[in-house]
């Protein structure tokens, strides 16, 4: 320095190849409930610039260019 892959909520992660109108799960966190108490369990609720910035587009997490991390493999 080249090439691939990957960045989505506090953690992890699905969803991108085929764009489509409200972004979804698991843990965790929080209230009620339930117990003698905790836990477990039931019920709801919070929590997201979908890495950045800019392009196409009626519309972008999803497509395309540029740039930041990370990781693999080649020099």
């Nucleotide at each position: 320095g080249g090439g691939c892959c990957g960045g989505u909520a506090g953690c992890c992660u699905a969803g991108u190849a085929u764009g489509g109108u409200u972004a979804g799960g698991g843990c965790g966190u929080c209230u009620g409930u339930c117990u003698g108490a905790u836990a477990a369990g039931c019920a709801g609720a919070a929590g997201g610039u979908c890495g950045c910035c800019a392009g196409u587009u009626c519309a972008a997490a999803u497509c395309u260019g540029g740039c930041c991390c990370g990781g693999c493999c080649c020099a």